A computed fold for a 73-nucleotide RNA from Halichondria panicea, annotated as transfer RNA.
RNAcentral holds the sequence, with entries from Ensembl Metazoa.
It matches the Rfam family "tRNA". By type it is a transfer RNA.
[in-house]
RNA sequence: GGUUCCCUGGUGUAGUGGUUAUCACAUCUGCUUUACACGCAGAAGGUCUCGGGUUCGAUCCCCGAGGAAACCU
Numbered sequence: 001g002g003u004u005c006c007c008u009g010g011u012g013u014a015g016u017g018g019u020u021a022u023c024a025c026a027u028c029u030g031c032u033u034u035a036c037a038c039g040c041a042g043a044a045g046g047u048c049u050c051g052g053g054u055u056c057g058a059u060c061c062c063c064g065a066g067g068a069a070a071c072c073u
């Protein structure tokens, strides 16, 4: 330098145009226990990396930027 792929709560992820963005773990609160753990119930936590475009409507499509990874040279 080239090609491909990825970026979504603290972490890992689902969702690939349609009106409350999903789940698990973690965190917090309650129940349970002598207490802890497990279990059960509930809660908080996301400008879907950034900017622009297309569209009635964008996490999703297009362009650019940033970041991360693999391969080739």
Stems, first nucleotide, its partner, number of pairs: 001072004006067002010025003018056001027043005049065005